[in-house]
RNA sequence: AGAGUUUGAUCAUGGCUCAGGGUGAACGUUGGCGGCGUGCCUAAGGUAUGCAAGUCGAACGGUUCUUUUAGUUUUUUAUGCUUAUGUGUAUUAAACUUAAAGAAUAGUGGCAAACGGGUGAGUAACGCGUAGAUAACUUACCUCGAAGAUGGGGAUAGCUCGCCGAAAGGUGAGGUAAUACCCAAUAGUCUACACUCACGUAUGUGUUGUGUAGUAAAGCUCCGGCGCUUCGAGAGAGGUCUGCGUUCUAUCAGCUUGUUGGUAAGGUAAUGGCUUACCAAGGCUAAGACGGAUAGCUGGCGUGAGAGCGUGACCAGCCACAAUGGGACUGAGACACGGCCCAUACUCCUACGGGAGGCAGCAAUUAGGAAUCUUGCACAAUGGGGGCAACCCUGAUGCAGCGACGCCGCGUGGAGGAAGAAGGUUUUCGGAUCGUAAACUCCUUUUAUGUGGGAAGAAUAACUGACGGUACCACAUGAAUAAGUACCUGCUAACUACGUGCCAGAAGCAUCGGUGAUGCGUAGGGUACGAACGUUACCCGGACUCAUUGGGCGUAAAGCGACGCGUAGGCGUUCCCAUAAGUCUGAUGUUAAAGACUUUUGCUCAACAGAAGAAAAGCAUUGGAAACUGUGGGAAUUGAGACAGAGAGAGGUGAGUGGAAUUUCCGGUGGAGCAGUGAAAUGCGUUGAUAUCGGAAGGAACACCAGAGGCGAAGGCGACUCACUGGCUCUGUUCUGACGCUGAGGCUCGAAAGCAUGGGGAGCAAAACGGAUUAGAUACCCGUGUAGUCCAUGCUGUAAACGCUGAAUGCUAGGCGUUUGACAUAACCUUUAAGGAACUUAGGUUCUUUAAUGGAAGUGUUGAGUGCCGCAGUUAACACGUUAAGCAUUCCGCCUGGGAAGUACGAUCGCAAGGUUAAAACUCAAAUGAAUUGGCGGGGACCCGCACAAGCGGAGGAGCGCGUGGUUUAAUUCGAAGAUAAUCGAAGAACCUUACCAGGGCUUGAAAUGUAGCUGCAUGCCUAUGAAAAUAGGAGGCCUUCGAGGGUGCUACACAGGUGCUGCAUGGCCGUCGUCAGCUCGUGUCGUGAGAUGUAGGGUUAAGUCCCAAAACGAGCGUAACCCCUAUCCUAUGUUACAAGUGUCUUAGGAAACUGCCUCGGUAAAACGAGGAGGAAGGUGGGGACGACGUCUGGUCCGCAUAGCCCUUAUGUCCUGGGCUACACACGCGCUACAAUGGCUGGUACAACGGGGUGCAAAACCGCAAGGUGGAGCAAAUCCUUUAAAGCCAGUCUAAGUUCGGAUUGAGGUCUGCAACUUGACCUCAUGAAGUUGGAUUCGCUAGUAAUCACAGAUCAGCAAAGCUGUGGUGAAUACGUUCUCGGGUCUUGCACACACCGCCCGUCACGUCACGGAAGCAGGUGAUACCCAAAGGCGUUCGAUAUUUAUAUUGAAUGACUAAGGUGUUGCUUGUAACUGGGAUGAAGUCGUAACAAGGUAGCCGUAGGGGAAUCUGCGGCUG
Repeated sequence: AGAGUUUGAUCAUGGCUCAGGGUGAACGUUGGCGGCGUGCCUAAGGUAUGCAAGUCGAACGGUUCUUUUAGUUUUUUAUGCUUAUGUGUAUUAAACUUAAAGAAUAGUGGCAAACGGGUGAGUAACGCGUAGAUAACUUACCUCGAAGAUGGGGAUAGCUCGCCGAAAGGUGAGGUAAUACCCAAUAGUCUACACUCACGUAUGUGUUGUGUAGUAAAGCUCCGGCGCUUCGAGAGAGGUCUGCGUUCUAUCAGCUUGUUGGUAAGGUAAUGGCUUACCAAGGCUAAGACGGAUAGCUGGCGUGAGAGCGUGACCAGCCACAAUGGGACUGAGACACGGCCCAUACUCCUACGGGAGGCAGCAAUUAGGAAUCUUGCACAAUGGGGGCAACCCUGAUGCAGCGACGCCGCGUGGAGGAAGAAGGUUUUCGGAUCGUAAACUCCUUUUAUGUGGGAAGAAUAACUGACGGUACCACAUGAAUAAGUACCUGCUAACUACGUGCCAGAAGCAUCGGUGAUGCGUAGGGUACGAACGUUACCCGGACUCAUUGGGCGUAAAGCGACGCGUAGGCGUUCCCAUAAGUCUGAUGUUAAAGACUUUUGCUCAACAGAAGAAAAGCAUUGGAAACUGUGGGAAUUGAGACAGAGAGAGGUGAGUGGAAUUUCCGGUGGAGCAGUGAAAUGCGUUGAUAUCGGAAGGAACACCAGAGGCGAAGGCGACUCACUGGCUCUGUUCUGACGCUGAGGCUCGAAAGCAUGGGGAGCAAAACGGAUUAGAUACCCGUGUAGUCCAUGCUGUAAACGCUGAAUGCUAGGCGUUUGACAUAACCUUUAAGGAACUUAGGUUCUUUAAUGGAAGUGUUGAGUGCCGCAGUUAACACGUUAAGCAUUCCGCCUGGGAAGUACGAUCGCAAGGUUAAAACUCAAAUGAAUUGGCGGGGACCCGCACAAGCGGAGGAGCGCGUGGUUUAAUUCGAAGAUAAUCGAAGAACCUUACCAGGGCUUGAAAUGUAGCUGCAUGCCUAUGAAAAUAGGAGGCCUUCGAGGGUGCUACACAGGUGCUGCAUGGCCGUCGUCAGCUCGUGUCGUGAGAUGUAGGGUUAAGUCCCAAAACGAGCGUAACCCCUAUCCUAUGUUACAAGUGUCUUAGGAAACUGCCUCGGUAAAACGAGGAGGAAGGUGGGGACGACGUCUGGUCCGCAUAGCCCUUAUGUCCUGGGCUACACACGCGCUACAAUGGCUGGUACAACGGGGUGCAAAACCGCAAGGUGGAGCAAAUCCUUUAAAGCCAGUCUAAGUUCGGAUUGAGGUCUGCAACUUGACCUCAUGAAGUUGGAUUCGCUAGUAAUCACAGAUCAGCAAAGCUGUGGUGAAUACGUUCUCGGGUCUUGCACACACCGCCCGUCACGUCACGGAAGCAGGUGAUACCCAAAGGCGUUCGAUAUUUAUAUUGAAUGACUAAGGUGUUGCUUGUAACUGGGAUGAAGUCGUAACAAGGUAGCCGUAGGGGAAUCUGCGGCUG
C1' cells in the first nucleotide's frame, strides 16, 4: 500500500467480499513447564450452610472462676488434760463472711457500625465531565490556640420474686450504679435581637462599639496519663448553586397551573415554589420545548497516518441501588446492603393463636445460558474499627487452588552420518521424492525425577512469615518425560495420485462438481503458524462508501414546476477614527492517581513492577497586538435604487369588431351514386345524396405575415380595435448613499386531464356501438358517437412542468448569424424655403446651389438579448466552452447499490380522483452511464451472383429402379439428418463380403512377439461321424555340419483380440459459407482505455484490381500470375496411317495477346471504359487444378492412427443356415413414357475417350435370340473390344389408350458360379397395366452452354448400373433491367442482443416456499385521569395522664390534611396473536398472449382520464431519452 467481482472487451459510477489489528469471549482438534494478569457479559432470578463489625472492665453496678489475706461454723486424724457426754493444741476437708489480685463476661454507658466490600436495575439528569460560585452552609474523631471543670438531685437496665406465651417475646412488683439523665452556680472572645462605625460588586461583610436576653462540664487511673466543657483557627470531608459539553427520533409541534414571577409565613445546616396563603399571568419552544426509545458518566480502552469511529470488563474518580414500594428514627454524618416501621410478592417455623427472613459481601448451591473458579490459608505484611495499652475484630487485604482465557519466557535435544537403507507416494519405468530425515557414532542435561542445602519480604534491641521447605543453589540419573493445527483454483505462501461423476459434497467473494476435479473425499508431498491452531460472534481499519481534513448532482443516485414575492438565518463595496467580542500572542491556575510517551532501575531475560521527566488539547483568570471579521461613529460612489428623454414586443386583464372554412337548415339546378380503404364493408342516397348556386343560423379557431424571430419568473402567449396594467432595454456632466445577494419555514402562480354548479355545443373525440383485419383482435384501419374540449365561478397542484443544467457576482481567445437600442458616416429618395441658370403657352416646367424635414437598406464602434462554430481549460466519455459543464466566492435544495417502493403505516391537504411527507422485513451480487468491436433490423445508401426477371428443358401426377423414414422381424448390422443426410460411406450384399440373428464349436486363442518346461514329431495323406467347423482313429513319416538349430505340436505364463463406447478427449482427411474478397501484421500517429488509423473519401475493377487524395509508411496470407488441358502457327519426330511422300495425326519443344496501336469518353494528371484496326485468338480467350483468417463444439473412433474407459471359456474367434432384398404407407434422386419434330420396316454415312494375359478375342459355322463351337491376332497408334446412335434416303401407320407405352404375368431357354428357393442378369414367344404433358410449389442452365444422341471405363465370377466417372455427335433460345425473392460484400444508422433475432424480454393465471401490510376480535405491557379506600409516618388540632421545676418536659387517646399499595371507571401509546384478505419476493423445462429493445413491425416515454384475461389500448396535453 491494495486485491477479487457487472462487460465479448473498455473506461467510469457503484455496491458486495477479502488480506490487518483487537476481545472479560465461546466452540472444534490438540496439549510439556514457569512467571504476571484475568474469570456470570445471561435471571437487579431464587438461595441450604459457614463466615464478612465490632470493641472498651482504665465509664458503671453486678455475676462466675482462680489465687492470696483475715475470721466464723462444721468435719477427718493424732495427741494432752479431765470422774465427765467436756475441753486445749496440731492437722485435714468443706461451707460462709471480709479484703486484695487475676481471668471471663450478659446488661447500662461510650465510640464505630454512614468506612471498607458488591452491583449497574433506575437515571438523558447539574447524573457525569470541566471551569467557577457559596457575601447562602455544615463538619464527630485529629492538630493548634484561649478559657474552664463548683454544688446538688431523682431515676433506670442488669438482678430477685410473680404472671402470660409453643416460640419470638411480653408484663407487674421490689431494689441498684455510672463518663447515662436532670437542676443550680460561674464565663463571654459564643448565640439571638436592637442601635452604631468602617469597608465592599448587590443581597451584604467585619475580632467597631454599646445595650438587653440566653446556654457549659465527668470522671477514670497501674499516678505515667487518658478523658470532659466553651470559644477561635487549621486540615481533611461534605451540602447547595452556575457557565459550557454530554445518544437516537419531527412518522413526537406545541408544552406548562406550583406552572413563571412577586409579597408574607413556614421549613432547612443552608439558597430556593422546597411548602402554604394571597396577588399578577406569566414561563419554555424549530439553536427542537413536550413526548417516545436506548443508556450509569468519566480517567481511559480498541482501532486509525491523522481527523475520527467504536467502547466504558479488570484498575481509579463520581453517581445510583440493596427482594418491590413508601416512611421516618438515631446520629457530626443515613432517610442506613449484614438498623427500625408499614404495605406487597415469595420462602421458612408453628401447639394455627402467632412469629422469622432478605448473599447486587466471601466461598458455595440451583436456575438460565454458547459461557465464567475453592463452601481454601493467614491477619506475617499494607490498611481500617475499638482500646492508655496488651490485645481483639477485619472473606478489606496478603497468599494459595482451578481454567492455554490473555500476555511473556523456556523446552520437546546438539554435532556427525549416503548403502541416498527399508517402507510409503509417484513415474515418461530411467528415475524422482519423503531425505541427513531414520538407523548408527559422539556429546549435552534447559526441562523432568531424586537427594542435600536454603532466603529476602521483619518496620525491631529482641519476639513475630499465611505464602513455604516456596524462589534459588549444589549433586545424581538418563535423550531420557514433552507437537500439533489449519491450509495448498484466484485473491493468497503451498501439487500430485486415487475415489466420486451437477451425485456425495465444498464455498469469505468470484465460483467448483455432469468420467482425465491442483476447488469434493482420502493419501503422499508442500506452505503457514506453533503449545497452540482453526471456526463463530462483535469492534475499528481498508471505506475518499456521510467526504472538516476528504465526494458529488447535463446523460451514472442527486437542482424543489417557478424559487416569483419574501420572514428568520447565512454572506456582504471603498476610505477614516474608536473599541477589543471573535482572532493572534505571552503569563498564571487547573487538567487526581494509574495508563500512553522518554529515560532509568528491579525480578537470570521478557511480560510485569518501581523511580524520574516531558508533553498536547480544553477551561478559567490576566497582560499585550490591532491586519482581518464584528460593533459604534464619520465620509464616499462603482453595487442597488430613483428621475428625465427615447425604444421594441403573440407580456397580462376586460370590452367590442371582422373575414375565410367546417356543419346544419331553407330555396334553386341536377339525376346516381357518394363516402371510405392496402382491399373492402358498415354508413349516406330516387322520401333526390354527392356536386353546384343563393340565403340564413350557430359555435370554435384565427391561413398568409411567421423567422434558429419577439415577450414573460415558470406554466405559457399569435385576427383587428379600444381601455386599464406589469416588466425590460438604451441614453444622460441629474439625485439617494450599501438601501445589497441568497433564502429553511411561509405566501402566490402553476400545461393537460379531472371534479362541482350554471351556461354553451360547429368541428374533434376517451367510453360505447357497428364494419373490417386476424388463430383470436376487448387494438392498429373505417363508419357513427357521449362525456370532454369552449365560457363564468370555485377546486385540484401534478407532467419527459427539460437546457433532464438552482440563484447572484467577478474573471478568462476569437469567428459567423440574428433581434432591438445608441453614436458616427457618405452616396440615395421625399417634402419645404431661399438663390441662380435654361425653356416658356408667361400659368409654370426642367436643371443646379444652400438650409432645414422625414425615410430607408449599408459600413464601423458600442450596449442588451438570442443562436451556431471554436482556443485554453474541464469532462468517465459524449460533450461544454464569455448564455460554461472553465477559474473563484456567497447562499439554498438534493444524493449515498439494485429490487421491495415513491409502496405500507401514521400525519396532513382534497368533494372525490388523489397529492405531500415517507419506511422496514425480505431478496440479489450486481443494477447503471458513456464509448468500442461485432452480430442483427419487417433502418438507409452503393454493389455483386442463373438471385430475380427474359428464355429453354425438367421435377411435383403414372409405371418401374435406387436410397431414406416408418412399420415389421430372431435379425431386418452400423453410420449420414435443412441448406452442408437420402443412386451418400457402398467403384458391385446369392456363399464370402458381414459388422446382424439362430444354432453348433474353441479358450494363449484365426493371425503377432517373448520366456520356461515337456519333449515328441514335419507339413501332409486316408477312413469314420457330422450341416460344416471339427472330433476320433489309422497308415506313412522331414532336413541336418550330429553341438544343436530351423520348422512344428502340447503345457504354463507374459499377452493377443474387439466394426465394443466417447468425433463433446484427438490426429489425419472431408463438407459448407465460398473462388465470396476478404483476413492480418510491423513501425508511426490518435484515444485514459477497449480500440481506431492503415483497410473510411473520389473514381475504377471479376477482385482490398488499379489510380488519385489523405497520419500514415510498408509488409504478409488471400485475388491475379506461375502449373495442366484446349484453340493458331513454327521446329523436330515418323513405330503406326495412307499408293507415294507427305504430315490429317502421334510425341516433344517453342512462338503468339501486352489495352501494344487508332478514335472517343474520363481527369489537374491517371487508372479505367466504349468503339475500331490487325489477328487463329481481344480485353482474366475457354476449361481444370489450386479454397485466406475463420465459422458451423459440422462429418468420420465402421478406412487408418490414437487417449481414456469397458469385455477376456467372451463384446474375442471358427462354422452352417438365415438376414441386410420384409411392405399398409411417406419423402428424395432417377429411368421409361404419354407419341407424328413420332413409332415401325428397309437402305446408307460420320466419332472420341478408353480397356485387354485367371485377359480382349477376329474370321468361319450353328441357333429366331441370349449364346454356343472355334481360337487367327494382340502385353497392343499394329490385334481385339468396334456395327456408334441421333442423322440422311425411302416406305408404312393417321390421332386411337393406337403399329403410342411398356409394367405385370405365364411358358420355354442362355450364361456365370460349390450353389441362382428366399435373391442374379440376359434371350424367345405370349400377355399388354397405369399413363393423353401433370395442383400448390419447385430445380438446372448464358454457348459449343442447355437440350438431345450414342460410346467407353472402374468395381466385377456374374449382376441389381436406369447409378457414377469420362468421351465424342447434333446443337438452340434469352438477358429490358435490379423494384421485388434468396445469398453475399462495403459504408452508415439504431440496439435493453454478445450462446449474438432460432437473441432478449413483459404481465395475468396455476403450484410450492418466505417475509410483510390490512382485519371482526383476543391477550399482555406501560402511562394519564376521575372517584373510592387508606397502612406506616412526620406535621396540625382537641382532650387527657405523669413528674423533683406546672409560662416546662415526657407521654396517651381522638381527630384532620398529605400519602405507598389496593379497588372501580374512562382513555392514550405500545407489543404479541387471529378466521379471512392484499400486494411483494423467489422457485424446475407449467398456461395465455407478445407489450418493450431495430422504424420491434401502430416510434417510445411522462402526467391524467376511461376501457380491457393479461401484458396493455384509446383520448387530451407535453418530451426526444
Predicted 3D model of a 1521-nucleotide RNA (small-subunit ribosomal RNA) from a Candidatus Dojkabacteria bacterium. The coordinates come from a structure-prediction model, not an experiment, and the mean pLDDT is 83. The source organism's lineage runs through Bacteria, Bacteria candidate phyla and Candidatus Dojkabacteria. Rfam family: Bacterial small subunit ribosomal RNA. Its family is annotated with structural constituent of ribosome and ribosome in the Gene Ontology.